The part of an RNA shown here (large-subunit ribosomal RNA, domain II) has 692 nucleotides and comes from a Minisyncoccota bacterium. NCBI's taxonomy places the organism under Bacteria, Bacillati, Minisyncoccota.

Context: one part of a larger RNA
């Protein structure tokens, strides 16, 4: 890992509430006593529920009362009603109990540990060898002496070097190991605070600790074992048959509360009033300051124009004149969540008229209180997030199909089943892969077939619209010209069309600049502006508007999903056609609700059943209904050695859970039909326990 087998809302009390039987018209007994045939049974026992009135804080009054000055009004209530109350049983919930199951680290209590280890106590034990040489003594020299010096003797010491021992620096290796700490190399102490054999004393909030919270029998910031004890767990994980109806929420208030819960809310499930209280459109009548617009108030900001003050600055001929500061007025153009003279659609709200089915209230029982994109309106932020907060619709969540290559929140649709039937949405028709053609223009980047790119740059290309030139020759080429006063002044070394400043005249012409642009140190040279001549039909400039171009860097793979595509299989534009979804529609089946109908049954009315009609059957948490299998018990009525259960293979029925039947194989017990009762259903829990 797999098999099987165990494995979870369960029992008692009390209440709530709904069904079902009984009984009664008021009921019902509780302790508790007393009889008795004593795992029961019978009397006693109105204490007390609950109903029989209500209001009110009460006093109190009463089918009314309370409020109040009130006889007003308004608040509870009264009426009508077989309801109401004992009791038994069942289902739902709830409360105490372990309380659906399994799980903590913890807390306290009582034992049990110092054969490990840490101090310590008694009583033993051990420590190869080799250096080093203190204290002291003796001899000798010198000294007056104390003493020094020199040599021999001596053998001190938490010394020194190294085995035994004792430790564990540093690396290796090992790391399902030799080993739950080891080996190997190396290293640390090795007469000492030394180490070690036995026996002993100290323990759980306490010991021991040359202090690391280390140690106290592989366990230690509080040992072990057992009990309380099923200790709590607002947390995780798990919670076993089927089928059929409806179907949420992720919000709001409160809250030592924010991953909990309480109450509203949003859901079903019974009942109640009823007849329009629901909901949609049109209609009409209304409250509103929001988008939008405005400057009339409140502010911001701009220019111009006028005026009051002021007399600072500049210039000044002391007349003024330019600039500015400040006040108010007018003009033009503007700006606003916290401005408004104005102001919509939408939506609220109220009637009415049409269609239509809910809606309210009462009561059982939930869940939900992390939600998520995405369109529109904001606010935060960077008009950043797949970013966070609201409003208001969607869709997921709880929703499958089909469409975006693939895909929760986008788009189209909302699965009861069956069909190798039609139509159709969205989206599509070249091949992969279902279905296309026609017309008419663009595009040359493989741009594009994709959601998605910027400022900005450029005779791309097409189409438009406006000036202008031109057979009295236009642009473009090409032949010639392209002069003179004068080298203009002025400045400069020089400045001669071209370094720079000023001015830019005038002649001679077809035209020719006091000179576009190279170039010289300055001239020179070459150029163009301008004219002539040739040649010949279009030419020039500026806006607009399509669809390309540059701008254009990413990471596993070239990359539209892919091949590929070019009068497209690309863009724009018109038209017809198909295809395509569990939509619709056709037929045919189940199931739910409801209306009407037909027969049966007994009690008025319920049940069951025939036929026909409408309308609906996605689904999570959840609420509601019907069922089916398993073991058991009670009664009936049954099968079986001519073969029961159990096991096996096959048909076969039931929507289904599951049933029947029939071979084989088993060898002694099954089963149906009313009842009743559970230890009642396995795939999951790092489940338990056996097996492989």
């Nucleotide at each position: 890992g797999c098999c099987a087998a165990c494995g979870a809302g369960u029992u008692u009390c009390a209440g709530c509430c709904u069904c079902a039987g009984u009984u009664u018209u008021g009921u019902u007994u509780a302790a508790g006593c007393c009889c008795u045939u004593a795992c029961a049974g019978g009397g006693c026992g109105c204490a007390a529920g609950c109903a029989u009135a209500g209001g009110g804080a009460a006093a109190c009054c009463a089918a009314g009362u309370g409020u109040u000055a009130a006889a007003a009004g308004c608040g509870c209530g009264a009426a009508u009603a077989u309801u109401g109350a004992a009791c038994u049983g069942a289902a739902g919930c709830u409360g105490a109990a372990g309380a659906c199951c399994c799980g903590a680290a913890g807390c306290c209590a009582g034992a049990c540990g110092a054969g490990c280890u840490u101090a310590c106590c008694a009583u033993g034990g051990c420590c190869a060898g080799g250096g080093u040489g203190a204290a002291u003594c003796u001899u000798g020299a010198u000294g007056a002496a104390a003493a020094u010096c020199a040599a021999g003797a001596g053998g001190a010491g938490g010394c020194c070097c190294g085995a035994a021992c004792c430790c564990g620096u540093g690396a290796g290796c090992c790391g399902u190991g030799c080993a739950a700490u080891a080996c190997u190399c190396u290293g640390g102490g090795a007469u000492g605070a030394g180490c070690u054999g036995u026996g002993g004393u100290a323990a759980g909030g306490a010991g021991u600790g040359a202090a690391a919270a280390g140690c106290u029998a592989a366990u230690c910031g509080a040992g072990u074992c057992u009990g309380g004890u099923a200790a709590u767990a607002g947390c995780u994980g798990g919670u076993u048959c089927u089928c059929c109806c409806c179907g949420a929420a992720a919000u709001a208030g409160c809250u030592u509360u924010a991953g909990g819960g309480c109450u509203a809310g949003c859901g079903u499930c019974g009942g109640u009033u009823u007849u329009a209280u629901u909901a949609a459109a049109a209609u009409u009548g209304g409250a509103g300051g929001u988008a939008g617009a405005g400057c009339a108030c409140u502010g911001a900001a701009u220019g111009g124009a006028a005026u009051u003050a002021c007399g600072u600055g500049g210039a000044u001929u002391u007349a003024u004149c330019c600039a500015g500061u400040c006040u108010u007025u007018c003009c033009a153009a503007u700006c606003a969540a916290a401005c408004u003279c104005c102001g919509a659609a939408u939506g609220c709200c109220a009637a009415u008229u049409u269609u239509u089915u809910a809606c309210a209230c009462c009561g059982g029982c939930a869940g939900u209180c992390a939600g998520a994109c995405u369109g529109u309106g904001g606010g935060g932020g960077c008009u950043a997030a797949g970013c966070u907060c609201c409003a208001u619709g969607g869709u997921c969540u709880a929703a499958a199909g089909g469409a975006a290559a693939a895909g929760a929140g986008u788009c189209c649709a909302g699965a009861u089943c069956u069909u190798c039937a039609u139509c159709u949405a969205a989206g599509g028709u070249c091949c992969c892969u279902a279905a296309a053609c026609u017309a008419a223009g663009c595009u040359a980047a493989g741009u594009g077939u994709u959601u998605u790119u910027a400022a900005g740059g450029a005779a791309g290309u097409a189409a438009a619209a406006u000036u202008c030139c031109a057979g009295u020759g236009a642009u473009a080429g090409a032949u010639a010209g392209g002069a003179g006063g004068u080298u203009a002044g002025c400045u400069u070394a020089g400045a001669a069309g071209c370094a720079g400043c000023u001015a830019u005249c005038c002649u001679u012409u077809a035209a020719a600049a006091a000179g576009u642009g190279c170039g010289u140190a300055a001239c020179a040279g070459c150029u163009u502006a301008c004219u002539a001549u040739u040649u010949a039909a279009g030419g020039a400039a500026u806006u607009u508007u399509g669809c390309g171009u540059c701008g254009a860097a990413g990471a596993u793979u070239u990359a539209c999903g892919g091949g590929a595509c070019u009068a497209a299989a690309g863009c724009u534009u018109a038209g017809u056609a198909c295809c395509g979804a569990a939509g619709a529609u056709a037929a045919g089946g189940c199931c739910u609700u409801u209306c009407a109908u037909u027969u049966u049954a007994u009690u008025u009315a319920u049940a069951a059943u025939u036929u026909g009609g409408a309308a609906g059957g996605g689904g999570u948490a959840g609420g509601g209904g019907a069922g089916c299998a398993u073991c058991c018990u009670u009664c009936a009525u049954u099968c079986u050695g001519c073969g029961a259960a159990g096991g096996u293979c096959a048909g076969u029925u039931g929507c289904g859970a599951a049933g029947c039947u029939g071979g084989c194989u088993g060898g002694a017990g099954g089963a149906u039909g009313a009842a009743g009762g559970a230890g009642a259903g396995a795939g999951a829990a790092u489940g338990u326990u056996g097996g492989c």
Overview: The prediction has a mean pLDDT of 81.